[in-house]
């Protein structure tokens, strides 16, 4: 000096599951709220796992144990469940800075 990498934001696209039941409250009627039940999702965040991988111990070997370590798995803790709105893992796009390991 550039590359990949990764970080924040910005545009685009984005899945699931109750127009749940009772009170309150409000309205023309609703719907937001707020309280308590019941089912139900899973892709904010967040818990968890290994027959794979590393390394340590035993005892050179098998074997035996111990300890890191993953997710779109997996719990549903938060959050979410008509439609709009808002969130939204991931993905593409053009900048922006930052680039110790490679």
């Nucleotide at each position: 000096g550039a590359c990949a990498g990764g970080c924040a934001a910005u545009c685009u696209g984005g899945a699931g599951a109750g127009c749940g039941u009772c009170g309150a409250g409000g309205u023309c009627a609703a719907a937001u709220u707020c309280g308590a039940c019941c089912a139900c999702c899973g892709a904010a965040g967040g818990g968890g796992c290994a027959c794979g991988c590393g390394g340590g111990a035993c005892a050179g070997a098998u074997a035996u144990u111990c300890c890191g370590u993953a997710a779109u798995c997996u719990c549903u803790c938060a959050g979410g469940u008509a439609a709009a709105a808002a969130g939204g893992a991931c993905a593409g796009a053009g900048g922006g800075g930052u680039g110790a390991g490679g």
This is a predicted structure of a 102-nucleotide RNA (Glycine riboswitch aptamer) from Nitrosospira sp. It was read from a public genome assembly, where an Rfam model found it. The coordinates come from a structure-prediction model, not an experiment, and the mean pLDDT is 79.